[in-house]
Context: one part of a larger RNA
């Protein structure tokens, strides 16, 4: 220089406090480690592995196990010789299957009148195919992380015998190396910011499939229909916010604080953007790709079984222990999206999942669609109960070749544990947190998970001493 300190100042972040809810107890989902096991494929391991790859394991998927088959190979290129009842095949036998045997039938393309010669196949040999097989401590490329954190440099000049320093430090001042001053420095660059998208207001353009204020029809009603485009909304394009005005404060500066006006005010609120570089951080199983192994197997095809295993531990989570609650029954209000091998209405029929049904609809037209919590109205009164629903039993439906191992849903019974959880330890500061439902992607079926929407709608933050992280200046150092 650094980098550390249970030295020193000076500043930050839900870091603490100060409020809310969680977790740790219970059952269940899931992931992980264990153990088991013919196999329970791999990988990921403090933060920054453990509802992580995996955004969908019954077969497939699948890399593991078992058993059955196959060797120029499920797939590419080339070379060389060989081949006409060839390639293809309907059938049969053998089988779980996959594959082996047996085979009626039975082709083609260029050249050319043919004749034949090439080619495709088809078979033999070779270069050679394959390998989720091993190194992520050989690697590309992506990725986490510190950390949106405010730093990390570089030219010329000066200072130094050099490492090096200066600038980047000092006074202030900001989310910010932000911007003022000041300085042997003067600039610059990658970082910050601002251009970029969504939101939140106007305006103008534009009016279907959207809308309905006036006007007319018409119904038992409904924007249903004629009519309009004012109004919502839709999507495009402009305008708005810049400390712009004002008042004090301050080095007259940067700037902070207080007001006007405005829909919004001091970075309006989200998002995308991740500087130099740390971890020999992750990935050789998404790809690529040295290298090193394999090549009648470590390659490929099949069928079963397996990843779903259970004394146990831990993570992540959903359900609840009830009355701000459960149950009937009635009645409102979204937003975002998805739909042609698709969403699927009315109607019918089933207690129910679901059946039949098939109008519309390549969707601002038609459908998935009921929004839930909220609100009214009853019932239940403190109870292991009309609380809570796990296991199990029987009877369905559904998807699918196929729900035994090992799907999901519906019904009828059954009705466990739980009485708000030790140490401890997690998440949020506003439309957030809790809380309540909707829809997407995987996907034939399957989600308590993920990513997404909207609905209802809080409580605290005196402060900065402490714990954790981080940032600038200093000091001490036998570290490097």
């Nucleotide at each position: 220089u650094g980098a550390c300190g249970g030295g020193g100042g000076c500043c930050c972040g839900c870091a603490c406090a100060a409020g809310c809810g969680g977790u740790g107890g219970a059952g269940c989902a899931u992931g992980u480690g264990g153990u088991u096991u013919a196999a329970u494929u791999c990988g990921a391991c403090g933060c920054a592995a453990c509802g992580c790859g995996a955004a969908g394991a019954a077969c497939c998927u699948u890399a593991c196990c078992c058993a059955g088959g196959u060797u120029g190979g499920a797939c590419a290129u080339g070379c060389a010789c060989g081949u006409a009842g060839u390639a293809g095949a309907a059938a049969g036998g053998u089988g779980a299957a996959a594959g082996c045997c047996u085979a009626a039938c039975g082709a083609g393309g260029u050249a050319g009148c043919a004749a034949u010669a090439c080619c495709a196949g088809c078979g033999u040999g070779c270069u050679c195919a394959g390998g989720u097989g091993c190194u992520g401590c050989a690697u590309g490329g992506c990725u986490g992380u510190c950390g949106u954190c405010a730093g990390c440099u570089c030219g010329u000049g000066c200072c130094g015998u050099g490492a090096g320093g200066u600038g980047u430090u000092g006074g202030g001042u900001u989310a910010a190396g932000u911007c003022c001053c000041g300085c042997a420095a003067c600039g610059a660059g990658c970082g910050c910011a601002a251009c970029c998208c969504c939101u939140g207001c106007u305006u103008u353009c534009a009016g279907u499939u959207g809308c309905u204020a006036c006007c007319g029809g018409a119904u038992c009603a409904c924007g249903c229909c004629g009519a309009g485009c004012a109004c919502u909304c839709u999507g495009a394009a402009a305008g708005g916010a810049c400390u712009g005005c004002c008042c004090a404060g301050g080095a007259u500066a940067a700037c902070g604080g207080g007001g006007a006006g405005g829909a919004a005010g001091g970075u309006g609120g989200g998002g995308a953007u991740g500087a130099c570089g740390u971890c020999a951080a992750g990935u050789c199983a998404g790809c690529a790709u040295g290298g090193c192994c394999u090549u009648u197997a470590u390659g490929c095809c099949u069928g079963g079984g397996g990843c779903c295993a259970c004394a146990c531990a831990c993570g992540u989570g959903c359900u609840a222990c009830a009355a701000u609650g459960g149950c009937c029954g009635g009645u409102a209000c979204a937003a975002a999206g998805c739909g042609c091998u698709g969403c699927a209405a009315a109607c019918c029929u089933g207690c129910a999942a679901g059946g039949g049904g098939g109008a519309g609809c390549c969707a601002a037209u038609c459908g998935c669609a009921a929004a839930a919590a909220a609100c009214c109205g009853g019932c239940c009164u403190c109870a292991g109960u009309u609380c809570a629903g796990a296991u199990u039993g029987a009877g369905g439906u559904c998807u699918g070749c196929a729900a035994c191992u090992c799907g999901a849903c519906c019904u009828c019974a059954u009705g466990a544990a739980g009485g708000c959880g030790g140490a401890a330890u997690c998440g949020c500061u506003a439309g957030u947190a809790a809380u309540c439902g909707c829809g997407g992607a995987u996907c034939a079926g399957c989600a308590c998970g993920c990513c997404g929407c909207g609905g209802u709608g809080a409580a605290u933050a005196c402060g900065u001493u402490c714990c954790c992280g981080g940032g600038c200046c200093u000091u001490g150092u036998a570290c490097a």
A computed fold for a 480-nucleotide part of an RNA from Nitrospira sp., annotated as small-subunit ribosomal RNA, 3' major domain. Lineage of the source: Bacteria > Nitrospirota > Nitrospirales > Nitrospiraceae > Nitrospira. Its Rfam family is "Bacterial small subunit ribosomal RNA". Rfam links the family to the GO terms ribosome and structural constituent of ribosome. It was read from a public genome assembly.